Predicted 3D model of RNase P RNA and transfer RNA as a complex of 485 nucleotides. Rfam match: Bacterial RNase P class A.
RNA sequence: CAGCCGGACCGGACGGCCGCUCCUGCCCGUCUUUCGGGGCAGGCGGGGGAGGAAAGUCCGAACUCCGCAGAGCAGUGUGCCGGAUAACAUCCGGGAGGCCGGGUUCAAGCCCGGCCGACGGAGAGUGCCACAGAAAACAUACCGCCCCGGCCGCAAGGCCAGGGUAAGGGUGAAAAGGUGCGGUAAGAGCGCACCGCUGCGGCAGUAAUGCCGCGGGCAGGGCAAACCCCACACGGAGCAAGACCAAAUAGGGGAGGAGCGCCGCCUUUGGGUGGCGCGCGUGCCGGCUCGGCGCGCCACAACUCCCGGGUAGGUCGCUAGAGCCGGGCAGCAAUGCCCGGCCCAGAGGAAUGGCCGUCCUGCCGGGGCGACCCGACAGACAGAAUUCGGCUUACAGGUCCGGCUGCCAA
RNA sequence: GCGGGAGUAGUUCAGCGGUAGAACGCCAGCUUCCCAAGCUGGAUGUCGCCGGUUCGAUCCCGGUCUCCCGCUCCA
Numbered sequence: 001c002a003g004c005c006g007g008a009c010c011g012g013a014c015g016g017c018c019g020c021u022c023c024u025g026c027c028c029g030u031c032u033u034u035c036g037g038g039g040c041a042g043g044c045g046g047g048g049g050a051g052g053a054a055a056g057u058c059c060g061a062a063c064u065c066c067g068c069a070g071a072g073c074a075g076u077g078u079g080c081c082g083g084a085u086a087a088c089a090u091c092c093g094g095g096a097g098g099c100c101g102g103g104u105u106c107a108a109g110c111c112c113g114g115c116c117g118a119c120g121g122a123g124a125g126u127g128c129c130a131c132a133g134a135a136a137a138c139a140u141a142c143c144g145c146c147c148c149g150g151c152c153g154c155a156a157g158g159c160c161a162g163g164g165u166a167a168g169g170g171u172g173a174a175a176a177g178g179u180g181c182g183g184u185a186a187g188a189g190c191g192c193a194c195c196g197c198u199g200c201g202g203c204a205g206u207a208a209u210g211c212c213g214c215g216g217g218c219a220g221g222g223c224a225a226a227c228c229c230c231a232c233a234c235g236g237a238g239c240a241a242g243a244c245c246a247a248a249u250a251g252g253g254g255a256g257g258a259g260c261g262c263c264g265c266c267u268u269u270g271g272g273u274g275g276c277g278c279g280c281g282u283g284c285c286g287g288c289u290c291g292g293c294g295c296g297c298c299a300c301a302a303c304u305c306c307c308g309g310g311u312a313g314g315u316c317g318c319u320a321g322a323g324c325c326g327g328g329c330a331g332c333a334a335u336g337c338c339c340g341g342c343c344c345a346g347a348g349g350a351a352u353g354g355c356c357g358u359c360c361u362g363c364c365g366g367g368g369c370g371a372c373c374c375g376a377c378a379g380a381c382a383g384a385a386u387u388c389g390g391c392u393u394a395c396a397g398g399u400c401c402g403g404c405u406g407c408c409a410a
Numbered sequence: 411g412c413g414g415g416a417g418u419a420g421u422u423c424a425g426c427g428g429u430a431g432a433a434c435g436c437c438a439g440c441u442u443c444c445c446a447a448g449c450u451g452g453a454u455g456u457c458g459c460c461g462g463u464u465c466g467a468u469c470c471c472g473g474u475c476u477c478c479c480g481c482u483c484c485a
Base pairs, nucleotide, nucleotide: 001406002405003404004403005402006401007400008399009398010397012359013358014357015356016355017354018353020049021048022047023046024045025044026043027042029040030039031038032037051381055392056391058390059389060388061387062386063238064237065236066235075234076233077232078231079230080094081093082092083091084090095119097116098115099114100113101112102111103110104109120229121228125227126226127223128222129221142169143168144165145164146163147162149160150159151158152157177195178194179193180192181191182190196218197216198215199214200213201212202211203210204209242316243315244314245313252307253306254305255304256303259278260277261276262275263274264273265272266271279297280296281295282294283293284292285291323342324341325340326339327338328337329336330335360379361378362377364375365374366373367372411481412480413479414478415477416476417475420434421433422432423431428465436452437451438450439449440448458474459473460472461471462470
């Protein structure tokens, strides 16, 4: 210097003009008032106004309402150890394990460096392991190897029967410890060394775990992001939660109210029912009376008055918070504590925009030997909606740090 | 804004972790003078996409994309 990997950060800058939204000071008008004030409109000022992900809504909380004697079952989630935290499936540190590169060993293995890392239990039970293969879990003999017997053959060897064997071949994702030496008829933890496994003990560590010693030739396939077992945690819904004020229409509850006479029919002689007339109440036409039309008259309906709930609408929740910035201390770190400073969107169908100029960065075209100059274009992903802590996903371009590899120079 | 559900052939849907199916549609042949109906045969596919678990994933787990549905209060 280049490439790759990991991590942290920025995410165009400055100015002018015209707008949008929220808060606020003064002035003026108007409406209202319980005289404190409040609403609407206008003018002149002042201040605030998207993000690292505001996104996906995947986890965890705050907050609010509902539910709740206690215990258990069911269900859901988490899962090495320790720490951080309000909490978490998050973060930090550590440990098993895996992958890659290098070194070393006859080999298995071991050592160093980097990266990854949903990692309890398969020596409780159930289930699954297709195809292939002899055999897929109480192991097994297909080919092969070896021994003995019989038959054939001059022989090499072949066939049949019995037995041994998991070293070799073959199948498979996976075949009942691995490598090497010895051993054997051939083989085999059969024996030995190392590695792995396992039981006991000791040491180190808070622990996961590691190291050492002694013993055991070796028990044990994989899958729990299959059921399950073990340990721990968990009530449900979500700001369209919820609280307050409160129209019109419809609906709910309560109160008010005048009936009388005649005739017909039925009758258990109490009454019921229909018609007519008068009266009363009420609605419509109408400015009022008169008049006309309709409804009702013993509690139905209509009408009048009163009451309460909800809706439309308005207000609160609504942004001073597990807050931001700087410094110090403790800690490997996550983080915690202390001190000082700051106030930083709160709209509600939803504001944060547009144009211009200068500069920056990138690409293209032209000019120049060159440093560079001129012109044109572009500057990502995206956009608050109760609020926080995380995770995940998207992202033009750029800056910084660490590691590995390669090349060049000294 | 909050909550829930679904992506499999052209369409509508099935699908025990082990070679992905049905119906309708499509194509070709037979039948007919021709068409329709009928019969026979055939092609269908990135199981939305990307990772992980597993020997093996449409299925199990995570992420992502698209589509659909519900949500004032009382009763």